Large-subunit ribosomal RNA, domain IV from a mouse gut metagenome, 326 nucleotides, folded computationally.
The prediction has a mean pLDDT of 85.
[in-house]
Context: one part of a larger RNA
RNA sequence: UCACGGUUAAGGAACUAGGCAAAUUGACCCCGUAACUUCGGGAUAAGGGGUCCCCUCCUCCGGGAGGGGCGCAGAGAAUAGGUCCAGGCAACUGUUUAACAAAAACACAGGGCUGUGCAAAGUUGAAAGACGACGUAUACAGCCUGACACCUGCCCGGUGCCGGAAGGUUAAGAGGAGAUGUCAUCGCAAGAGAAGCAUUGAAUUGAAGCCCCGGUAAACGGCGGCCGUAACUAUAACGGUCCUAAGGUAGCGAAAUUCCUUGUCGGGUAAGUUCCGACCUGCACGAAUGGUGUAAUGAUCCGACACUGUCUCAACCGUGAGCUCG
Numbered sequence: 001u002c003a004c005g006g007u008u009a010a011g012g013a014a015c016u017a018g019g020c021a022a023a024u025u026g027a028c029c030c031c032g033u034a035a036c037u038u039c040g041g042g043a044u045a046a047g048g049g050g051u052c053c054c055c056u057c058c059u060c061c062g063g064g065a066g067g068g069g070c071g072c073a074g075a076g077a078a079u080a081g082g083u084c085c086a087g088g089c090a091a092c093u094g095u096u097u098a099a100c101a102a103a104a105a106c107a108c109a110g111g112g113c114u115g116u117g118c119a120a121a122g123u124u125g126a127a128a129g130a131c132g133a134c135g136u137a138u139a140c141a142g143c144c145u146g147a148c149a150c151c152u153g154c155c156c157g158g159u160g161c162c163g164g165a166a167g168g169u170u171a172a173g174a175g176g177a178g179a180u181g182u183c184a185u186c187g188c189a190a191g192a193g194a195a196g197c198a199u200u201g202a203a204u205u206g207a208a209g210c211c212c213c214g215g216u217a218a219a220c221g222g223c224g225g226c227c228g229u230a231a232c233u234a235u236a237a238c239g240g241u242c243c244u245a246a247g248g249u250a251g252c253g254a255a256a257u258u259c260c261u262u263g264u265c266g267g268g269u270a271a272g273u274u275c276c277g278a279c280c281u282g283c284a285c286g287a288a289u290g291g292u293g294u295a296a297u298g299a300u301c302c303g304a305c306a307c308u309g310u311c312u313c314a315a316c317c318g319u320g321a322g323c324u325c326g
Base pairs, nucleotide, nucleotide: 001321002320003319004318005317006316007315008314010312011311014310019307027051028050029049030048031047036041038147052069053068054067055066056065057064058063070074082305083304084303087301088300089298090297094106095105110145111144112143113142114141115140116139122131123130124129148293149292150291151290153223154222155221158220159219160216161215162214163213164212167211168210169209173205174204178200179199180198181197182196185192186191224242225241226240227239228238251285252282263279264278265277266276267275
């Protein structure tokens, strides 16, 4: 000096990104226990008191009552919750990046939409076949949301999906007008040219799809601008105008979302870029890409009390190494 362990005056988080680490608390019995709540909880809430030995009495033989005794200390050693307040997120128990992430991510019960009538849809396979399922719409499959409470607004113009079939467009195929080559024949020649065989080929016909017409947003998604106006000022319930498929409703809001920003006001502190409560000027919240609440739960985040060598600021002790010799 290092590792591990122990003790410490006064102070008590001043340490630090952060109370990381350590300390505090701890068992059993008795008393007592708030807000809130889904009435189950919260709760071991919090906060107090007791615990050994001897004698007497009682006893349901577990113990209880009274009296006395000793120690610094009676759960005499060891093992054995720190607590509280208020918020964010996720309802919860659970699952996960084997070996840097355990979470607010995944899952979940619950909710919804869509497909599927059984030789089901869907999946797999070249097929036979198999799973689905020895199930049958209270089932199975796909997608989204994610307990519970209150709710879930407007837009179908675009893109999807579903339905429609009048019209337009439209393939192969069908069709075969006509054209060309060849050639009998005709013609002095130029040329014309039947049938056949070939090569082409117009009209007409011809499904789905697309165009078209409807529906559908718990389908993918979207949810405005400018100007004026009230008897102080300010603001604008009100009016005008342009555009749109429709212009963001309820609720929430400097938020896991707020750039400006340490916004402004209030609280907490002697002092608070964090935190809590408000305001609304929402750069750029918003309703199952769910919105807002919410008891309980969480190795989540902020603050307070207790506690402490984390620190002021270091000291001492123990064990092992380090060091020297071999």